RNA sequence: CCGUGCUAGGCGGGGGGUCAGCGGUCCCCUGUACCUGCAACCCGCUACAGCAGGGCUGAAUUCCUUCUUGAGGCUUGAGGCGUCCGCACGGGAGCGGGCCACCGGGCGUUGAGGGUUGGAUCCCAUGCGAUGGGUCGCCGGUGAACCGGGUCAGGGCCGGAAGGCAGCAGCCCUAAGCCGGAAGACUCAUGCGCCGUGGGGCUAUCUGGCCGGAGCCGCGGAGCACGUCACCCGGCGAGCGCCGCCUGUCGAGGGAAGGUGCACGG
Numbered sequence: 001c002c003g004u005g006c007u008a009g010g011c012g013g014g015g016g017g018u019c020a021g022c023g024g025u026c027c028c029c030u031g032u033a034c035c036u037g038c039a040a041c042c043c044g045c046u047a048c049a050g051c052a053g054g055g056c057u058g059a060a061u062u063c064c065u066u067c068u069u070g071a072g073g074c075u076u077g078a079g080g081c082g083u084c085c086g087c088a089c090g091g092g093a094g095c096g097g098g099c100c101a102c103c104g105g106g107c108g109u110u111g112a113g114g115g116u117u118g119g120a121u122c123c124c125a126u127g128c129g130a131u132g133g134g135u136c137g138c139c140g141g142u143g144a145a146c147c148g149g150g151u152c153a154g155g156g157c158c159g160g161a162a163g164g165c166a167g168c169a170g171c172c173c174u175a176a177g178c179c180g181g182a183a184g185a186c187u188c189a190u191g192c193g194c195c196g197u198g199g200g201g202c203u204a205u206c207u208g209g210c211c212g213g214a215g216c217c218g219c220g221g222a223g224c225a226c227g228u229c230a231c232c233c234g235g236c237g238a239g240c241g242c243c244g245c246c247u248g249u250c251g252a253g254g255g256a257a258g259g260u261g262c263a264c265g266g
Base pairs, nucleotide, nucleotide: 001266002265003264004263005262006261009057010056011055012030013029014028015027016026020046021045022044023043024042034054035053036052037051038050063259064258065257066256067255068254069253072250073249074248077245079243080242081241082240083239085237086236087235089234090233091232092231094228095227096226098224099223102221103220104219105217106216107215114211115210116209117208118207119206120205121204122200123199124198125197126196127195128193129192130190131189132188133187134186135185136184138181139180140179141178142177148173149172150171151170156165157164158163
C1' cells in the first nucleotide's frame, strides 16, 4: 500500500415551554436526515439521564475536535408607534349660576330711581247680618194588659123587692215620655260677608297725595373670573400589542484546518 472480517460511532440537530433535573410527546427554526409501539388531568428515565423491539452503514465527502460565519429563540435597559382605560394639568368648544352695565332692547320729562305722608295686604277685640246646633215658650200628633181618669155592653156581687155597689174588653181623655212644626226669645259656634267700629303693627309688596328732576330694568350679545364636562388639540399616568436599538445567553446550518481503533492474509 492492497484485500477480507469486525468494533466505537452514525442513520438529524437546535431554541421555547414544561420539569428538582434530563429526554420525548407540544410550538417554532434549520432543511431531508431508518422502521414499529408509548405519552399533557402526561410518558420514560436519574448525571453514561427517553424506554422497548427490529434494520442499515461503518473508520471517513458521512464520525470527533478547534476556528470562522450564522437562521432563529430567550433575556436586560431605554425608546418609538398603535390600542384601550383614566386624570379638569394647559388651550378650545359646550353647559350652569354669578358679576358688570360696554353694545342692542324695553320703560322713563305725558316724570325714572329715590324721599316723605296716608291707605290696603297682616294681628286683636267687638257690632250687624247670614248659616248651623242647643234651650225656653207656643202649636200638632202619639202616649198606661192590671197597679191613671170618664163612660162602662156583656157578665158579676148584695138585697124578698125597690134598688145599690165594684168593674174587664171597647171607646174617649190625660201624666211622664217620645215625634214633628213656621215665626220668636236666649245662648253657643262658624274655613260665611264688595258690611261697620275701636286698637295694634307697618321689614316687605301694591297704591293715593306731595317733594324732586334723569335715570331704571337686566331680555339678548360682548367682557370677567368661578364651577362643570374627557367632545377637540396637547400633557401626564396604568394595562396590552407591535417595531427597531442596547445588554447577556443558547444556537441549527454553511466554510476552513486537524484527528480517528482491532484481527488475519498478500